Predicted 3D model of a 74-nucleotide RNA (transfer RNA) from Rugosimonospora africana. Its Rfam family is "tRNA". Rfam links the family to the GO term triplet codon-amino acid adaptor activity. Model confidence (mean pLDDT): 81 of 100.

RNA sequence: AGGGGUGUGGCGCAACUGGUAGCGCAACGGCCUCCAAAGCCGUCGGUUGCAGGUUCGAGUCCUGUCGCCCCUGC
Numbered sequence: 001a002g003g004g005g006u007g008u009g010g011c012g013c014a015a016c017u018g019g020u021a022g023c024g025c026a027a028c029g030g031c032c033u034c035c036a037a038a039g040c041c042g043u044c045g046g047u048u049g050c051a052g053g054u055u056c057g058a059g060u061c062c063u064g065u066c067g068c069c070c071c072u073g074c
Base pairs, nucleotide, nucleotide: 001072002071003070004069005068006067007066010025011024012023013022019056027043028042029041030040031039049065050064051063052062053061
């Protein structure tokens, strides 16, 4: 330098052929308990790496760019 993969709450991951961004853990509140843990109930938390484009509508399609991983080449 060329090619491929990946990036989504604090963490690990989903999201169909473009149509309301969800699940688990964590956190917080409550119940239970002498207290705590476990268990049960509930709540909060996201500019989908970044910048543009297409579209009535983009996590998803297109372009550029950044980080990480793999392959090839000098």